[in-house]
Context: one part of a larger RNA
């Protein structure tokens, strides 16, 4: 010199756009952060409408809401680096060893029954958390026969291939599918099978990918091979058996750091340094361990065990996990509001209407960083006062200021007033009376900070006396100090200037 997720001193008009728990992957009160579907399904049934009836009733139809069955979602979005030295990541390939819910195309197809169970009702237990018991009831929940264009499975052909083998066709036995819902209706939206794409995801394999030899040997499921077992799938993943491999000096193994990458700083470049924000990919979710459900998880606001904590209890037992958004205590030089809407974009559910969304969209608080604009302009010499310095002549501050004439940017005030809203019409804006447009009044509200010995732009005067102090180096300071401290001048950056700390 640049650069910084910075801090600290002294100072601080306004605006955009960023950007802000880097330390204790400590500990956490509070509110919210994933629901939704009545067009699956029995029920609740506030309110309303309509029929009989003289009335009391009584029948009927729509229907707010609620808890439960049941479906889809909750495995996404969102935070975090704590582990990771590794197929984790990047990158190029391969899987003829594989899987895919919801979305697209095509082909077929949906039949007969059945038994429960929650809800609700009764009756119990407990302080609560919850919880037995009996009785009834309904489905697109379950659960048995049927249907087999298919699918798997055996055999045979046929074709292709880098091997195992893979595609096509034939032929036979066996096993294997379903649910209905709105609607006058017409269809619409589901459900089984199968092929396809598409998307996401699993394995595998080349090459890259820190530091330490004051870590030289490391291994027993260890290398491999033959049967099996388990996976959606290869494969010592696992298991019996056999067999002695299998890694390393091109650095095994052990130790020590660390998520990776796009990139970001730096540099003329090579090339060193880094990985906040933004994307991608791992991986984590009190600590440790597990497996269920499921197309997908071993699963951030599911479940079981075990531990630390912390709360509640009627002492028997229970609940609870901000590394989701705000807020908090503590440690810390040191990092915000317990804000606003679902108006946009997206996301999940639904047929819609819509209902949820601390994702996001947007205020708010930090000169934390860039970038712009203001704190006037033009004239003004008696070179005023004052201040300082002086050889006492003066010189300097300094056109600087009064003073005069403008200006009106920002800000203030007053009136209008948006884009973002897309959809047949209507309807719909958080942010916001904001941005921006017009009027007004007035120079009025708005300049500091560090330096001045050389490096290095800027010099005088008191003080002080190796004191008190400054320093980045070299070095100032012991009575004339341009180096200490004030003063005044002057010099540089400027809403910042310096200072520390890091990296080039």
């Nucleotide at each position: 010199g640049a650069a910084u997720g910075a801090a600290c001193g002294c100072u601080g008009g306004c605006g955009g756009c960023a950007u802000g728990g880097a330390u204790u992957a400590g500990g956490c009160a509070u509110g919210c952060a994933a629901g939704u579907c009545g067009a699956a399904c029995g029920g609740u049934g506030a309110g309303g409408c309509c029929c009989c009836g003289c009335a009391a009733g009584g029948g009927g139809c729509c229907g707010a809401u609620c808890a439960g069955u049941g479906g889809c979602g909750a495995a996404a979005g969102g935070g975090u680096g704590a582990g990771u030295a590794a197929c984790a990541c990047g990158u190029g390939a391969g899987c003829a060893a594989u899987c895919u819910g919801c979305c697209c195309u095509c082909g077929a197809g949906a039949u007969c029954g059945g038994g429960a169970u929650a809800g609700c009702c009764c009756c119990g237990g407990g302080a609560a958390a919850c919880u037995g018991g009996g009785a009834u009831u309904a489905a697109u929940a379950c659960c048995g026969g049927a249907u087999g264009u298919g699918g798997u499975u055996a055999c045979c052909g046929g074709u292709c291939g880098c091997a195992u083998g893979g595609c096509c066709g034939g032929u036979g036995u066996a096993c294997u599918g379903a649910a209905g819902g709105c609607g006058c209706a017409a269809g619409c939206c589901g459900c089984u099978c199968g092929a396809g794409g598409a998307u996401g995801a699993g394995c595998u394999c080349g090459c890259g990918u820190c530091c330490g030899a004051u870590u030289a040997g490391c291994u027993a499921g260890u290398u491999g091979g033959c049967g099996g077992g388990g996976u959606c799938a290869c494969g010592g993943c696992c298991c019996a058996c056999c067999a002695a491999g299998g890694c390393u000096g091109a650095g095994a193994u052990c130790g020590g750091u660390a998520g990776g990458u796009g990139g970001u700083c730096u540099g003329a470049g090579a090339g060193g340094a880094u990985g906040g924000u933004c994307a991608c990919c791992c991986a984590c979710a009190c600590u440790g361990g597990g497996a269920c459900u499921g197309a997908g998880a071993c699963a951030c606001u599911g479940c079981c065990c075990a531990g630390a904590c912390u709360c509640c209890u009627a002492c028997g037992g229970g609940a609870g996990g901000c590394u989701g958004c705000a807020g908090u205590c503590g440690a810390g030089a040191a990092u915000c509001u317990u804000c606003c809407g679902c108006a946009a974009u997206g996301g999940g559910c639904g047929a819609a209407a819509g209902c949820c969304u601390g994702a996001c969209g947007g205020a708010g608080c930090g000169a934390u960083g860039c970038c712009g604009c203001g704190u006037g302009a033009g004239g003004g010499a008696u070179g005023a006062a004052g201040g300082c310095c002086u050889u006492c002549g003066g010189g300097u501050u300094g056109u600087a200021a009064a003073c005069c004439u403008c200006u009106g940017u920002c800000g203030c005030c007053c009136g209008g007033g948006a884009c973002g809203a897309a959809a047949c019409c209507a309807a719909u804006g958080a942010c916001g009376g904001u941005a921006c447009c017009g009027g007004g009044a007035g120079a009025g509200g708005a300049a500091g900070c560090u330096a001045c010995g050389g490096c290095u732009a800027a010099c005088u005067a008191c003080g002080u006396g190796c004191c008190a102090g400054c320093a980045g180096c070299c070095g100032c300071g012991g009575u004339a100090a341009u180096a200490c401290g004030u003063a005044g001048g002057u010099a540089g950056c400027a809403a910042g200037c310096g200072u520390u700390a890091u990296u080039c």
The part of an RNA shown here (small-subunit ribosomal RNA, 5' domain) has 504 nucleotides and comes from a metagenome. The prediction has a mean pLDDT of 87. RNAcentral holds the full RNA, with entries from SILVA.